[in-house]
RNA sequence: AGGUGAGGUAGAGGCGCGGGUUAUCAAGAGUAGUAUACCAGAGGUAUUUAAGGGCCGAUGAAGGUAUAUGAAAGGGAUGCUCGCCGAAGCGCGUAAAUUCCUUAAAGUUUACGCAGCUGGGCCUAUGCCGAAUAGGUAUAGGACUGUCACUGGAGGUUUCCCGAGCCUUCAGUGAAGAGCUAUCUCGCUA
Numbered sequence: 001a002g003g004u005g006a007g008g009u010a011g012a013g014g015c016g017c018g019g020g021u022u023a024u025c026a027a028g029a030g031u032a033g034u035a036u037a038c039c040a041g042a043g044g045u046a047u048u049u050a051a052g053g054g055c056c057g058a059u060g061a062a063g064g065u066a067u068a069u070g071a072a073a074g075g076g077a078u079g080c081u082c083g084c085c086g087a088a089g090c091g092c093g094u095a096a097a098u099u100c101c102u103u104a105a106a107g108u109u110u111a112c113g114c115a116g117c118u119g120g121g122c123c124u125a126u127g128c129c130g131a132a133u134a135g136g137u138a139u140a141g142g143a144c145u146g147u148c149a150c151u152g153g154a155g156g157u158u159u160c161c162c163g164a165g166c167c168u169u170c171a172g173u174g175a176a177g178a179g180c181u182a183u184c185u186c187g188c189u190a
Base pairs, nucleotide, nucleotide: 002189003188004187005186006185007184008183009182010181011180014085016084017083018082019081020080023078024077025076033069034068035067036066037065038064039063043056044055045054047106048105049104050103051102052101053100088118089117090116091114092113093112094111095110096109097108098107119145120144122142123141124140125139126138127137128136129135147175148174149173150172151171152170153169154168155167156166157165
C1' cells in the first nucleotide's frame, strides 16, 4: 500500500418521499340544514354500539312527499413553497381530544416512545378508512428499476506473453436500507 472495527460528513435510486399555508379547480351536493303545506303518530338527542342521567316531544318526536332556499369539514388535483433519501408508511405501547353529561367498547385525529415489518415507484385482486369509481392503507401476485455479492461472457488496462488484479458492459442467481458510494478522524492488523 492493503484489510478491518467504531464514529462523522457529503451523496445516489426517480411520474422518489413527506409537510405547509396561500391561490385555483373538481367532488362532497342540489346532499345536510332552514321555511311552508300535507301525510304520519311516539319517540328523539353522538362517528358507531350499549347502560345510566339530563334536555326536547300530542302546543306533534322520528320518518315521508312537494315547493323554495341552500352550506361546510375531513380527504383530492394543479401551482407555489419548505424539509428531505427509513425519505416515509405500517404495527405495538402510553397520553390527550372526539356525544348534552358520565361509563364501557370500537373508530378517527394529534403527540411521544419502541432498532417490530417494508430498498423504491407502478399494475391487478381482496379487506379496511372514506360520500366516492378520488386518495390512503394492509396482504398476496406480476413485470420494472436502483445498490451490493457470487457465477459466466465480451472489451480495455498492466505485462515480452500468459495468469491474477482493476475498470466498463451484458446475462443469470441471491440478499436487504442498521444497506450502498465517496471521503475524514481514531484504533487494530501486516
Source information
Predicted 3D model of a 190-nucleotide RNA (Lysine riboswitch aptamer) from Thermoanaerobacter sp. The coordinates come from a structure-prediction model, not an experiment, and the mean pLDDT is 79. The sequence is in RNAcentral, with records from Rfam and Ribocentre.